[in-house]
RNA sequence: AGCAGAGUAGGUGGACAGGCGUUAAGUGUCCGGCAGACGGGGAGUUGCUGCCGGAACGAAAAGCGUUCGCGCUUGCGGUCUGACCAUCGCAUCCCGCUGUU
Repeated sequence: AGCAGAGUAGGUGGACAGGCGUUAAGUGUCCGGCAGACGGGGAGUUGCUGCCGGAACGAAAAGCGUUCGCGCUUGCGGUCUGACCAUCGCAUCCCGCUGUU
């Protein structure tokens, strides 16, 4: 110097457990603002995530018990959290690491 490779945050899917809502919050979409994170080191976006404000859209309940306050069970929600499995995976740039020539 060439070639090959590993590893992050996180995304997606599956099954499990525990919650929340079903008096509609949450999820998803769009707009604006702010913040954060982005392989071991440095930089870092028009990409990612979160929060706040705004806009449009929008839903699955049923049964049993009741001291009438509500509780329980089965469902439902592109619902939340946790640990597990699978899969994808540094936007990009520089340096580094492992193997090999």
Model confidence (mean pLDDT): 78 of 100. A computed fold for a 101-nucleotide RNA from Bianquea renquensis, annotated as THF (Tetrahydrofolate) riboswitch aptamer. The RNAcentral record of the sequence draws on Rfam. It matches the Rfam family "THF (Tetrahydrofolate) riboswitch aptamer". A reference for the family is Trausch and Batey (2014), "A disconnect between high-affinity binding and efficient regulation by antifolates and purines in the tetrahydrofolate riboswitch", Chem Biol. From the family's description: Tetrahydrofolate (THF) riboswitch was first reported for Ames et al. as an RNA motif in 5' untranslated (5'-UTR)regions of folate transport and biosynthesis genes in Firmicutes genomes. Taxonomically the source falls in Bianquea (Bacteria, Bacillati, Clostridia, Eubacteriales).